Background:
Small-subunit ribosomal RNA from an uncultured bacterium, 1372 nucleotides, folded computationally. Rfam family: Bacterial small subunit ribosomal RNA. The sequence is in RNAcentral, with records from ENA, Greengenes and SILVA. The coordinates come from a structure-prediction model, not an experiment, and the mean pLDDT is 83.
RNA sequence: UGCAAGUCGAGCGGGGAGAUUGCCUUCGGGUGAUCUUCUAGCGGCGGACGGGUGAGUAACGCGUGAGCAACCUUUCCUCUACUGGGGAAUAACACCGGGAAACUGGUACUAAUACCGCAUGAGACCACAGAGCGGCAUCGCUUAGGGGUCAAAGAUUUAUUGGUAGAGGGUGGGCUCGCGUCUGAUUAGGUAGUUGGUGAGGUAACGGCCCACCAAGCCGACGAUCAGUAGCCGACCUGAGAGGGUGAUCGGCCACAUUGGGACUGAGACACGGCCCAAACUCCUACGGGAGGCAGCAGUGGGGAAUAUUGGGCAAUGGGGGAAACCCUGACCCAGCAACGCCGCGUGGAGGAAGAAGGUUUUCGGAUCGUAAACUCCUGUCCUCAGGGAAGAGCAGAAGACGGUACCUGAGGAGGAAGCCCCGGCUAACUACGUGCCAGCAGCCGCGGUAAUACGUAGGGGGCAAGCGUUGUCCGGAAUGAUUGGGCGUAAAGGGCGCGUAGGCGGCUCGGUAAGUCUGGAGUGAAAGUCCUGCUUUCAAGGUGGGAAUUGCUUUGGAUACUGUCGAGCUUGAGUGCAGGAGAGGUAAGUGGAAUUCCCAGUGUAGCGGUGAAAUGCGUAGAGAUUGGGAGGAACACCAGUGGCGAAGGCGACUUACUGGACUGUAACUGACACUGAGGCUCGAAAGCGUGGGGAGCAAACAGGAUUAGAUACCCUGGUAGUCCACGCCGUAAACGAUGAAUACUAGGUGUCGGGGGUCAAAAGACCUUCGGUGCCGUCGCAAACGCAUUAAGUAUUCCACCUGGGGAGUACGUUCGCAAGAAUGAAACUCAAAGGAAUUGACGGGGACCCGCACAAGCGGUGGAGCAUGUGGUUUAAUUCGAAGCAACGCGAAGAACCUUACCAGGUCUUGACAUCCCUCUGACCGGUCCGUAAUGGGACCCUUCCUUCGGGACAGAGGAGACAGGUGGUGCAUGGUUGUCGUCAGCUCGUGUCGUGAGAUGUUGGGUUAAGUCCCGCAACGAGCGCAACCCUUAUCCUUAGUAGCCAGCAAGUAAUGUUGGGCACUCUAGGGAGACUGCCAGGGAUAACCUGGAGGAAGGCGGGGACGACGUCAAAUCAUCAUGCUCCUUAUGCUUAGGGCUACACACGUGCUACAAUGGGUGGUACAGAGGGUUGCCAAACCGUGAGGUGGAGCUAAUCCCUUAAAGCCAUUCUCAGUUCGGAUUGUAGGCUGAAACUCGCCUACAUGAAGCUGGAGUUACUAGUAAUCGCAGAUCAGAAUGCUGCGGUGAAUGCGUUCCCGGGUCUUGUACACACCGCCCGUCACACCAUGGGAGUUGGGGGCGCCCGAAGCCGGUUAGCUAACCUU
Repeated sequence: UGCAAGUCGAGCGGGGAGAUUGCCUUCGGGUGAUCUUCUAGCGGCGGACGGGUGAGUAACGCGUGAGCAACCUUUCCUCUACUGGGGAAUAACACCGGGAAACUGGUACUAAUACCGCAUGAGACCACAGAGCGGCAUCGCUUAGGGGUCAAAGAUUUAUUGGUAGAGGGUGGGCUCGCGUCUGAUUAGGUAGUUGGUGAGGUAACGGCCCACCAAGCCGACGAUCAGUAGCCGACCUGAGAGGGUGAUCGGCCACAUUGGGACUGAGACACGGCCCAAACUCCUACGGGAGGCAGCAGUGGGGAAUAUUGGGCAAUGGGGGAAACCCUGACCCAGCAACGCCGCGUGGAGGAAGAAGGUUUUCGGAUCGUAAACUCCUGUCCUCAGGGAAGAGCAGAAGACGGUACCUGAGGAGGAAGCCCCGGCUAACUACGUGCCAGCAGCCGCGGUAAUACGUAGGGGGCAAGCGUUGUCCGGAAUGAUUGGGCGUAAAGGGCGCGUAGGCGGCUCGGUAAGUCUGGAGUGAAAGUCCUGCUUUCAAGGUGGGAAUUGCUUUGGAUACUGUCGAGCUUGAGUGCAGGAGAGGUAAGUGGAAUUCCCAGUGUAGCGGUGAAAUGCGUAGAGAUUGGGAGGAACACCAGUGGCGAAGGCGACUUACUGGACUGUAACUGACACUGAGGCUCGAAAGCGUGGGGAGCAAACAGGAUUAGAUACCCUGGUAGUCCACGCCGUAAACGAUGAAUACUAGGUGUCGGGGGUCAAAAGACCUUCGGUGCCGUCGCAAACGCAUUAAGUAUUCCACCUGGGGAGUACGUUCGCAAGAAUGAAACUCAAAGGAAUUGACGGGGACCCGCACAAGCGGUGGAGCAUGUGGUUUAAUUCGAAGCAACGCGAAGAACCUUACCAGGUCUUGACAUCCCUCUGACCGGUCCGUAAUGGGACCCUUCCUUCGGGACAGAGGAGACAGGUGGUGCAUGGUUGUCGUCAGCUCGUGUCGUGAGAUGUUGGGUUAAGUCCCGCAACGAGCGCAACCCUUAUCCUUAGUAGCCAGCAAGUAAUGUUGGGCACUCUAGGGAGACUGCCAGGGAUAACCUGGAGGAAGGCGGGGACGACGUCAAAUCAUCAUGCUCCUUAUGCUUAGGGCUACACACGUGCUACAAUGGGUGGUACAGAGGGUUGCCAAACCGUGAGGUGGAGCUAAUCCCUUAAAGCCAUUCUCAGUUCGGAUUGUAGGCUGAAACUCGCCUACAUGAAGCUGGAGUUACUAGUAAUCGCAGAUCAGAAUGCUGCGGUGAAUGCGUUCCCGGGUCUUGUACACACCGCCCGUCACACCAUGGGAGUUGGGGGCGCCCGAAGCCGGUUAGCUAACCUU
């Protein structure tokens, strides 16, 4: 902005238009008739239906079932009766006005199915007054009688149709009642027209609906009132069901129409497209005044995460009006938009391996996308074009918006038609690259820190498909609010205890009743929906016929076991009586002794007291100690006991008084009186509070002294409230058996307390038995396990309380109680993904028991102090390469850095490279030599110089070239292999089968002994076995045998100055092969008659003879990418290769490991004796000579039991030094030499002479060692040109001590606790600082909602009254 409610001219008067026609005409026209048509007004019916929305409503609003004897109903149907005769107005229209408009006033005229009397009254209603019948309380129905009141309308095409009164039906409504219908008690009292009565009013009708009077009721823990939220239902979603959630579409009901109020009209409204008033808003205006209501259909704006066309048609269905034609109908039927949902269909089918190209990946072979594509042959659903073309339309005709739609036929051409999510597990589906706790993912667990199937991308795969995924909501899974169908000892959960109200539940027998219960019938449970079964759209979704179901409510007949109820009884539950004994049961009064403290007096003198040790404190003014006397308060030793009593809290000297309960026995009485118990009411430890007493000891607070880093604590000295009494509060505790009360049932054994009975008995007592209490063990059963187990946590019943993840929090707010402290009740926001229980295996403990180790102790020697050597840290530097880091890095890798090594630094070269493989070209070499040049490598020049051949070439080598590649001591030991350290040579670590346990796991492997040993023995639900231990191996200690050179020499012979030097021999030593030997074998004792231990004999050796190699399962993300190997990554004219020089050797300092010393058990000098094990040809090197010496010359011997290194030293015998910085000590430095090596400056070793530092035995601390060990002495070797105080070996001399296991350290076994499991280097608490989130409090302030009271008060209705108006009617 348009449309959504009009219609009827066959109710009425008037007006307009058209057609035909009559008359008149001044020919302009005027006036009739007929027909058709339109309609402003009066009038009738309809605008109370249809359509929209869900604000309000927790209600008879809705659902369901009843009732109205308390009601109405236009139109419709049927029936009965009637429709006579009059009257007075008023719109329209006309004229005159007002106003901008909306609209409106006055005057005059007119009609009706508009309005009003009159007549008639079958009937209806009203009052009166009879009769009959019936019922459900008031009452209902029928009927005789006279009285009062009340009707009407006509129209027409003459078929009809309307009007009036009444009756019945139908439809639609109104009212009442039973039952059902959300949350909150941190809402417990609400209510004055409130509840009822009488009377009057009002309504269609009942009723406090309204009014007057009277009474004081009514509702409420079965939840009133208040607050919050919400339209209700059929149904829909989910669920096995019971349930839970929802109330879109379709259908029923209700409520609303801008907000609030109100009535009018009408059959029906307090009325969505009617009226009046108030308010807000919008619009018009001439400012005086007016107009409006989309929660109708479209549409617009706004809001929002988000929701459509200002379409067609009344053809169908339905509605209103009309006699009808017809008109109206955004109801409705259709179309449009949206994958919003459901259903169906397509995007092609068949063949097609060179398994194409390409992509991805790769172990480089391949694999995969993949018959997928290309290509060949087909088909035509949808699509495009052309032709035909509906049903939907009934009862004669007409009438199709959809729509040229559905559908059919023909032609065309694979052409136009696939996406989304996911691929760590749940959960179907895996690889590559990128990224590197970043970027990101994530439903839960979680993923990402350089090899991510989890992020991103790609390839591949899986799922669904015109959809897919996300988000939100609901149900399910969830037995996680448990009626079906859970729990409460320790996981959340038993009230602190009792008495008892309501309620719940309740013994035996008989009878009545029939409420519950069961069963049959009837009514209802709308339709649609769901389900079943037909039909239909080609199928389906969808549509449609029938059936079932609707588990409910009402009503009626029957049954009577159980429950209820009524009646009658019973004694077993319960209670009473009688007879007894037990008891720290309670209350009050009195009495007692021991002890502490204080006071007085005596004796007496210097300390007392206290502690781990002290001090404060007390004491010469006489303490403490001791004796005597006294005061006062509190508590009651022994008895005393998982003994007793009590409901619990609790109760302990003795006596008396009062008093409660339980128990035993008896069986006289009552006759179910019982059990439990929400609220309620008592009691209720300690502490605390109030008032008044009391106060000895003890003792919060407080003071002082100690301890300590501190010590507002633990310990000590004091000490006030309090503890005690009386009265009154508080009302809580781990008030615990962490276990509510009651009843019944379900193996036992053994204590103890209080009674009874019996047997043996004189008694003490023993035994059997029975009640009641209180303990322990244990079967069944239960339990997650631990455990419980006639005193249940078992099996059952009844009742009550309580729980529903952790924290926030037993907090906040509110309320109640309290003097206060506080108690009771008791949340939420927010936050976490756990919190928790029981048990298991470890680990740990300033837990326990046992045991071991040079672990301590007992000894001996060191280190820490000095100088030097060496390693490390730090510092420095161009570089001081790298690694190792408590033990278990630090004389470690390194068994040997001047160059090399070498990895580092500053320079100079090279770039297919110093090294490997492949290809092409050229050369004939390569090697070697000479020269130039350089710091050197690199670079340049020259000389010399191959083999095979089928003559094509090939082998080999060099040079050049191109790329593949080489190379890396670059990174990651937290990607790895291998190797190694360590616990630890500690005695452990496991398995099979069996058994036990739901299980993790246990047992075995624990226990009693024993051992070095999980070594062995015995026992045992275990029996066996494996890896470890031990043994087997090597070496050493004794003997035998074999062999006898290079070793040896007893006897024989020869020889020498001397020597196994020679012949000879292998006896001995020795060498190196094989054997023997030691096994607790023998004896004694102990032990358990065992294992084994102690002692002894014999023996070279005795209980593992000494030493070595050998290292279980595992731990330390232990060490090593720099031995080596290796994944990934990085560099590629350099992070690679090479070269000369420098560095690894620096030096305020700190630490580790060593050497040498500080001296007389020694130093110096001279003489003299005795090893073992090794090494040697690029080597060891003899004799001899030279040198003070290092060494040199020299060259014999030796490839080694032959020769050499090679004189071992300490020792022994002499001598000197005489306690000192020395004849100790040797650093440092100077000079001169030697050796190795291209080369000793940075930076080697050695020698001689000279120099002669620190140091006089080492603080705290710390370390090795148990016998051929420590200590001490020298020798050799590896590495190596040279360069050990280091390392690895070798022998010589050769001790001391060990009571013992309390303690330190480490380890093993058993056991115990645990909130630890990265395992005590664990875990974890609180404050503070900063930031952020949520919540509470807060002087107050502000807004909203509600209640009560009051003021003003519109429209309107009712009543009263006043004034006016009034045609028809009446009166005058």